[in-house]
RNA sequence: CCCGUCUUAGCGUAGUCUGGUUUAACGCGGCCGCCUGUAGAGCGGCAGACCUCCGGUUCAAAUCCGGAAGACGGGA
Numbered sequence: 001c002c003c004g005u006c007u008u009a010g011c012g013u014a015g016u017c018u019g020g021u022u023u024a025a026c027g028c029g030g031c032c033g034c035c036u037g038u039a040g041a042g043c044g045g046c047a048g049a050c051c052u053c054c055g056g057u058u059c060a061a062a063u064c065c066g067g068a069a070g071a072c073g074g075g076a
Base pairs, nucleotide, nucleotide: 001075002074003073004072005071006070007069010028011027012026013025020059030046031045032044033043034042052068053067054066055065056064
């Protein structure tokens, strides 16, 4: 320098191909309650992300298109 993949709660992922019901689900973690002598386990509940950034298309974008940034991989 060239090519590809990825970026979504604190962490790990799904959802994107095929745009749309109330703009986001699951696990771990966190908080509260029940239980317990205490803790853990178990059970119940709650909070937390407008989806890396900018622009475009559209009635409507996490999702499609372009650019940028970062991470990873491959090539020269």

Overview
This is a predicted structure of a 76-nucleotide RNA (transfer RNA) from a Candidatus Altarchaeales archaeon. Taxonomically the source falls in Candidatus Altarchaeales (Archaea, Nanobdellati, Candidatus Altarchaeota, Candidatus Altarchaeia). The coordinates come from a structure-prediction model, not an experiment, and the mean pLDDT is 81. The RNAcentral record of the sequence draws on ENA. It matches the Rfam family "tRNA". The family's RNA type in Rfam is transfer RNA.